[in-house]
Context: one part of a larger RNA
RNA sequence: CGUAGGAGCGUUGAGGAGAGCUGUCCCCAAUACGAGAGGACCGGGACGGACUGAUCUCUGGUCUUCCAGUUGUCCUGCUAAGGGCACCGCUGGGUAGCUACGUCAGGCCGGGAUAAACGCUGAAGGCAUCUAAGCGUGAAGCCCCCUCCAAGAUGAGCGCUCCCUGAAGGCCCCCGGAAGACUACCGGGUUGAUAGGCCGGAGGUGUAAGCGCGGCAACGCGUUCAGCUGACCGGUACUAAUAGGCCGUUCGA
Numbered sequence: 001c002g003u004a005g006g007a008g009c010g011u012u013g014a015g016g017a018g019a020g021c022u023g024u025c026c027c028c029a030a031u032a033c034g035a036g037a038g039g040a041c042c043g044g045g046a047c048g049g050a051c052u053g054a055u056c057u058c059u060g061g062u063c064u065u066c067c068a069g070u071u072g073u074c075c076u077g078c079u080a081a082g083g084g085c086a087c088c089g090c091u092g093g094g095u096a097g098c099u100a101c102g103u104c105a106g107g108c109c110g111g112g113a114u115a116a117a118c119g120c121u122g123a124a125g126g127c128a129u130c131u132a133a134g135c136g137u138g139a140a141g142c143c144c145c146c147u148c149c150a151a152g153a154u155g156a157g158c159g160c161u162c163c164c165u166g167a168a169g170g171c172c173c174c175c176g177g178a179a180g181a182c183u184a185c186c187g188g189g190u191u192g193a194u195a196g197g198c199c200g201g202a203g204g205u206g207u208a209a210g211c212g213c214g215g216c217a218a219c220g221c222g223u224u225c226a227g228c229u230g231a232c233c234g235g236u237a238c239u240a241a242u243a244g245g246c247c248g249u250u251c252g253a
Stems, first nucleotide, its partner, number of pairs: 001152001005163007015149004021049007033038001051106005059100004066093005071086006110144003117137004164252001169247004173189005194240003197236005203229003210223005
């Protein structure tokens, strides 16, 4: 841009893509078979491997500054308390997110037509012959079945609800996002919880500073399961989404 107005929601499936794997053990059965040694078909069940998809409750990883400890040095006049730099200085932990080594799930079943192969009936060719006419059985393979995409399928499908004249509606712009290279997509724009802030909670660190007490001191104890706290869950208009502009017509050739 189109799908002959517009919006939301739901669908059909032409067509396309994906998946398709496999082992061990048990039962049948120490059966059939076999002199014995050994040892099945068919059918049923259990547990795995690799692969794939989804996911973060659990386990583990990361978590560049969330918390704490700590070394050297410089600074805040000094003490104390802090800040900068040193690979995030180093070390111990660690939320959300992202993840695998974690968790869950998948391959099934069934139908159709076949391959090799095995057959039925059966002539040419009084016999024989699975084939020449005709009819069956028969693969992890083919077509369906399963999963996903899908009406630009211009052959542009179908259904439901609603709206309409500078309108319905859309875009620009702005606040944002488990969406994202840009774009797109999704949410929100004061008739507002979209983001930030603030408040509460969760989770994480692990008991702050100051003061008091004890100790010569290092330090310990109390106040204190404290203090601090990124992304998580809520609440709350305090801040910012202000104001506005443009496109789109005349009832749908």

Overview: Model confidence (mean pLDDT): 90 of 100. The part of an RNA shown here (large-subunit ribosomal RNA, domain VI) has 253 nucleotides and comes from a Planctomycetota bacterium. It matches the Rfam family "Bacterial large subunit ribosomal RNA". Rfam links the family to the GO terms structural constituent of ribosome and ribosome. The organism belongs to Planctomycetota, within Bacteria.